[in-house]
Overview: This is a predicted structure of a 368-nucleotide RNA (Bacterial RNase P class A) from a soil metagenome. Its mean pLDDT, the model's own confidence on a scale to 100, is 77. Its Rfam family is "Bacterial RNase P class A". By type it is a ribozyme. The RNAcentral record of the sequence draws on MGnify.
Parts: sequence; structure tokens; C1' cells
RNA sequence: UAGGCCAUGCAGUCGCGGGGGAGGUGAUCCCUCGAGGAAAGUCCGGACACCACAGGGCAAGGACGGUCGGUAACCCCGACCCGGCGAAAGCCGCGGGAAAGUGCCACAGAAAACACACGGCCAAUGGCGCGGCCACACGUGAGCCGCGCACAGGCAAAGGUGAAAUGGUGCGGUAAGAGCGCACCGGCGCCGCGGUGACGUGGCGCGUCAGGGCAAACCCCGUCCGGUGCAAGGCCGAGCAGGACCGAUGACCCGGCCCGGAGAGGUCCAGGUGGGCCGCAGGAUCCCGGUGAACGGGAUCCCGCCGGGGCCCAGGCCCCGGCGAGACAGAUGACGGCACACGACAGAAUCCGGCUUACAGGCCUGCU
Repeated sequence: UAGGCCAUGCAGUCGCGGGGGAGGUGAUCCCUCGAGGAAAGUCCGGACACCACAGGGCAAGGACGGUCGGUAACCCCGACCCGGCGAAAGCCGCGGGAAAGUGCCACAGAAAACACACGGCCAAUGGCGCGGCCACACGUGAGCCGCGCACAGGCAAAGGUGAAAUGGUGCGGUAAGAGCGCACCGGCGCCGCGGUGACGUGGCGCGUCAGGGCAAACCCCGUCCGGUGCAAGGCCGAGCAGGACCGAUGACCCGGCCCGGAGAGGUCCAGGUGGGCCGCAGGAUCCCGGUGAACGGGAUCCCGCCGGGGCCCAGGCCCCGGCGAGACAGAUGACGGCACACGACAGAAUCCGGCUUACAGGCCUGCU
């Protein structure tokens, strides 16, 4: 530095939830299973369910964004590329487009994007002043030379401001400067080679070398996206009330059923309340039963765990038996004992794949 693993242990007593069993299926008793690496945040992606929709497309809105793979899918994972950091192992990246357009760039600064010129630099050019030469009409200047002045003008190299100032370094060049010229580096374009690709590398050309940054500003390009979430949702259904039909010309009920007894209620229906079942408990396939219900029961295979036995050159294989959290906002705890490294963060609620966050201590492995 990267990755993986464990998450106090051991028995005892009492208790709690699920399943199974024994009992008169009553009391009661027995057996067995019973939170996590994050069960958390609910941030992504899916399964599943219902709603919408003929199917498809467009628009709006949203998400994502190097490349190639993996995946049911992903804002996930792996490898690689590019950029940055590090001595290295390695780490980090909110990684399409700023040459379509619009917009913004605090403070400072002259100027923040059409470039501009603050302190400055420049006397080559024009101008002004002075002096000299020269000329003559003797105090004037057509011209020439020198000196001075930053007035016109030239410059952006150096200074200063800033997160950022219109490529960098050097030589030449110039009045001073400048891709103004040249060499190298960088940049852009084309071509070749290597690579699936991102990209790398070499050659040639270009100094009119064209554009500073921001897209987590609008926007453009590409890909994807219907909505709501298990309190989804499906189902069964007391009682009361309701409806239909039968009933003192005796229903329903009881017995010994063409009869007798007794006597005012009986049968069916729909919706659905209280309530309940499923969804819902390792995965998959198959079979059987049923009218007090939604359902119940069983078999086989695979996965994992525990116990027992057997086999083998030793960490695997075979056989037998048992087991796999599932409440209804709800169990998984309490007490004392022993041991030591003195015990962190934390508690399932439809399930699965991820991400993120929290975390005492300990163990293992690779690399520098």
C1' cells in the first nucleotide's frame, strides 16, 4: 500500500417467536431452528404486483457519458487508455462537445475575450526646438548634418494584477519590439504502422498557429427511461341488516318415514364489515386430496448447515438422520459463573444485485 476473513468464547438456569412430535390432541412435556457485515441510508438497478397503454413514433421532462468486456439490469464490477499525485507499490478523476449559438468569469488589474496599453520602452519616420554647414537681400531658410523633446506614431519583450493575460525556450533581427525569420518543444491537419477500441508511435505539411476558462450555466450530440410500490396486490368470508323462494292446506326437525310426534321458522343468493388466508421464506420440478373457506398433503433432484458412520497418501468423497428466521408494525432476551485479547457499529419486515455510510479489536495474503 492493495485485498480477504472473523466480529468475545464456553457450558448452566429461566423466558420469547416459528416448525415438528408425545399426550384425552386438555394441563403439560420433548426435539429443532431463530439477525448483520453492514439487517442501516432508502441512493441506483431488477424480480414481482396493480394501474395506464392496440402497436409504434414524436415532443416535453429526467438520468447517464473515456474504451472494451461482464451482467437480468445498473449511477455497479473488471481490465485498459488519458490526465493529475506519489520515491515506489499504488491512489484520485463530477473523463462527450467551448471550432453551432447564448451567457458568465468575484477581487485585483490598463485590459477577462471585438482584445487592450497602466507604469514604461523606442529618436528609424513625420513634427517641434537648438546648434553647425551652406546660400544670400544680413536676419532669414529650399536643402544637408548633429543634439534634444515621446507631439503624431511604433511596441508588448521585460514590470505590475490575477485562478486565468492571446503558445514556450533560444538564436537571429530591429529604433524598440514581435512567428518578423530560423531551430527545438508544444499545437493543428493529412498519411503510414501497432491496437477490437480508447489511444500510442513515425513521416510530411501548416507561423493567417484558427478559438483563455466554465457545459455540476443554458445548450448541442449519443444512450436509456410509462406511473405507483408488499400498507404492492390477490383471495376467503361470522353476526346484524338486505333480496328471492318455501311454510299453520304444517315447512325445517325427531322416530320405527304414504304414518306418528312436535311446532314457526327454513332454504338459497349477492355485496362485503369485524376477522382471516395467501403474497412470505433455501431453489426447482412433479403428484395426490378436498366442499366450513381462502387451501391442505406428499415425492424427487440440487444448494447450504449440524450430528453419526465409512473410505482413501489429508482435504476431499460416499452413506444415514435432522434442519433451512418470517412477525403483523410484535420473537431472537434476562440472570449469575468461568476464560481472555475485556468485547465496536448496530436489530430483519416482499425478495435479489450493487453503492454509500457507521464500526473496538484481531487474523491472513500479495506488492513497494